[in-house]
Context: one part of a larger RNA
RNA sequence: GGCGUGCGUGUGGAUGCCUAGGCGCAGGCAGGCGAAGAAGGACGUGGCAAGCUGCGAUAAGCCUCGGGGAGCCGCCAGCAGGCUGUGAUCCGGGGAUGUCCGAAUGGGGGAACCCGACGGGUGGGAACACCCGUCAUCGCCGUCGGAAUCCAUAGGACGGCGAGGCGAACCCGGGGAAGUGAACCAUCUCAGUACCCGGAGGAGAAGAAAGCAAUCGCGAUUCCGGAAGUAGCGGCGAGCGAAACCGGAACAGCCCAAACCGCGCCAUCCCUUCGGGAGCGCGCGGGGUUGUAGGACCACGAUCCGACUCGCAAUGGGCUAGCCGAACGGCCUGGAACGGCCGGCCGGAGAAGGUGAGAGCCCUGUAGGCGAAAGUCCAGAACGGGUCCGUGGGAUCCUGAGUACCGCGGGACACGAGGAACCCUGCGGGAAGCAGCCGGGACCAUCCGGCAAGGCUAAAUACUCGCCUGCGACCGAUAGUGAACUAGUACCGUGAGGGAAAGGUGAAAAGCACCCCUGCGAGGGGAGUGAAAGAGGACCUGAAACCGCACGCCU
Numbered sequence: 001g002g003c004g005u006g007c008g009u010g011u012g013g014a015u016g017c018c019u020a021g022g023c024g025c026a027g028g029c030a031g032g033c034g035a036a037g038a039a040g041g042a043c044g045u046g047g048c049a050a051g052c053u054g055c056g057a058u059a060a061g062c063c064u065c066g067g068g069g070a071g072c073c074g075c076c077a078g079c080a081g082g083c084u085g086u087g088a089u090c091c092g093g094g095g096a097u098g099u100c101c102g103a104a105u106g107g108g109g110g111a112a113c114c115c116g117a118c119g120g121g122u123g124g125g126a127a128c129a130c131c132c133g134u135c136a137u138c139g140c141c142g143u144c145g146g147a148a149u150c151c152a153u154a155g156g157a158c159g160g161c162g163a164g165g166c167g168a169a170c171c172c173g174g175g176g177a178a179g180u181g182a183a184c185c186a187u188c189u190c191a192g193u194a195c196c197c198g199g200a201g202g203a204g205a206a207g208a209a210a211g212c213a214a215u216c217g218c219g220a221u222u223c224c225g226g227a228a229g230u231a232g233c234g235g236c237g238a239g240c241g242a243a244a245c246c247g248g249a250a251c252a253g254c255c256c257a258a259a260c261c262g263c264g265c266c267a268u269c270c271c272u273u274c275g276g277g278a279g280c281g282c283g284c285g286g287g288g289u290u291g292u293a294g295g296a297c298c299a300c301g302a303u304c305c306g307a308c309u310c311g312c313a314a315u316g317g318g319c320u321a322g323c324c325g326a327a328c329g330g331c332c333u334g335g336a337a338c339g340g341c342c343g344g345c346c347g348g349a350g351a352a353g354g355u356g357a358g359a360g361c362c363c364u365g366u367a368g369g370c371g372a373a374a375g376u377c378c379a380g381a382a383c384g385g386g387u388c389c390g391u392g393g394g395a396u397c398c399u400g401a402g403u404a405c406c407g408c409g410g411g412a413c414a415c416g417a418g419g420a421a422c423c424c425u426g427c428g429g430g431a432a433g434c435a436g437c438c439g440g441g442a443c444c445a446u447c448c449g450g451c452a453a454g455g456c457u458a459a460a461u462a463c464u465c466g467c468c469u470g471c472g473a474c475c476g477a478u479a480g481u482g483a484a485c486u487a488g489u490a491c492c493g494u495g496a497g498g499g500a501a502a503g504g505u506g507a508a509a510a511g512c513a514c515c516c517c518u519g520c521g522a523g524g525g526g527a528g529u530g531a532a533a534g535a536g537g538a539c540c541u542g543a544a545a546c547c548g549c550a551c552g553c554c555u
Stems, first nucleotide, its partner, number of pairs: 001554008010546001016540001017504002021475002023472007030464002032166002040101003043056003047079002051075002062095006071083003106115003116135008137163008170201001171199005181188001185235001211218002222249005232240002253456003256400001260286006268278003291434001293399004297393005306388006315379006322370003328343005344361002346350001352364003405429007415441001436451005491498002511539001514526004
């Protein structure tokens, strides 16, 4: 020195146990906040105060209304000092205050800073400083006023209302890839995906037939199951991929434009005694809203009741604090009884957690009940407002125009130009108008269905940043969120961005008074506490590597 075995209050932190944190699912709630200044921050704020939390110069707080009932001054000990049955701390509703930055909005700016104007105020206060209020822009509406330029218009001033920014996913719209697949690759695919932008709401979108269908019929939209990996599309490759219809979920239908009538304004025209009349057109009100055509218009009848809808609201319910809530003792072991033994009890409660070990009856709870001054959401009697009738006639009038449609170029439809309809539209052309028009997958006829070129519309559907409840053949500290702990922290990066490690004494600090060694150390030895200190804060358990000691063997 090596190997082996044993030992060590060495080291190390595996393992076991634990959980304060995560993960997932279900149900419910909520689904927004913001110029009345948000989200998010900066800086402050405590007697002593670094961090976190709370709060904002009234600064771990102020007022008030409720709850609650004995302690309290956050995490967080201590010193000092206070508060509290005249009800504190704490919990909930409402309010006040709320520096500076931030859409940030008086102007500027390298965010949390700098510099103003006007009005009011404070200082002896004119110069100066401070305090309070106001002063951004854009859109719409109204009033005033008003250039070149006569009228006018633009610009301007004032008043009112609104917008702006943030937010996890869901939704609609405008743009829109590539890796990839096709075993290459170009059409194709990935995919209208990712991503960017705009917009909206608790949902959004769609939606009340110019629809399907097929000679029968259905009757807005959406979503689910089927139809169906079918019909089709497709370098007929890879691959893409319906619909009718059937079964379910949920159900709800309406309003304009126009004809016509009334009122107001009116270019222009006519008469003109300067009073007036007509009036294209525009605005407002009534009317009217569909395809067995409907409506205007004309004629006739009805006008009760009732239905629907909107507003206010008695009242009821939910949420935001809470409250009541049954039943156990003894002995033994033990540090401790929740264990064992004995004898009881409750149960609409034997879910669970805690308590010095394993508790229905000790505590919190559980079953079952109860509860709101205030705020908010939902429903809503009564009351009030609004809307809603029908028959006949068929002469006239109306029924959405640069629209439908066609050509060209594209897009979208499961459908890649194909026989390619239907839908959208960049360019060009361009109708009919009810004896009309569109569609039924080129096109034509017959037949059938429908009424475009205006608009609104709950529910069934999608999602979960957040809140509540419950649950888990989910994790248990290298797991589970990146984060159980001062975590998006420390740290890294110019920046975008990247991104950790780190839990456990004990039932209770009872956290080792005092003595000894020592540097008035560190560390240790006694003593003491404790069930245990071989639980001593580098603290539960405490594996292995590693280190050391002893012995054996080998060199």
A computed fold for a 555-nucleotide part of an RNA from a Bryobacteraceae bacterium, annotated as large-subunit ribosomal RNA, domain I. Rfam family: Bacterial large subunit ribosomal RNA. The full RNA is in RNAcentral, with records from ENA. Taxonomically the source falls in Bryobacteraceae (Bacteria, Pseudomonadati, Acidobacteriota, Terriglobia). Its mean pLDDT, the model's own confidence on a scale to 100, is 85.